[in-house]
Formats: sequence, structure tokens, C1' cells
RNA sequence: GGGGCCAUGGUACAGUUGGGAGUACGCCUCGUUCGCAACGAGGAGGUCGGGGGUUCGAAUCCCCCUGGCUCCA
Repeated sequence: GGGGCCAUGGUACAGUUGGGAGUACGCCUCGUUCGCAACGAGGAGGUCGGGGGUUCGAAUCCCCCUGGCUCCA
């Protein structure tokens, strides 16, 4: 220098025929307990890495950029 893959709540990830942003753990509150843990119920938390484009509509398609992993030279 060139190719491929990845970036989504605090953490690990799912979601790609383009139309509801979700799961587990963690966190908060309540219940159960003498108390803790476990369990049950409820809740908060994400402008989907950044910018632009296409579209009625983008996490999803296209372009550029940033960062990480990897292959080739």
C1' cells in the first nucleotide's frame, strides 16, 4: 500500500426480504427472609462508531472517515 471481517444500553451479544431497537448478566425499586443470597414483580438506561447519500421510510443499501482483528505484499 491492497483485500476481508467487525463497531448496537454498563458488559457480552441478537436483529441484513428496508417498516416494533431486543435478549442475558449487571443497576434501581418492591415482595418473600431476622438479615443476606436465591427467587418473583416492576423500572431506568441506547440519537445502532462519525459524516454524507438513496428511499415515503435506513442498525440494515451506497460512498467517505475513525478505531480494532486478520490475510497478502
Transfer RNA from a Candidatus Omnitrophota bacterium, 73 nucleotides, folded computationally. Rfam family: tRNA. Rfam's curators write: Transfer RNA (tRNA) molecules are approximately 80 nucleotides in length. The coordinates come from a structure-prediction model, not an experiment, and the mean pLDDT is 81. The sequence was found in a public genome assembly.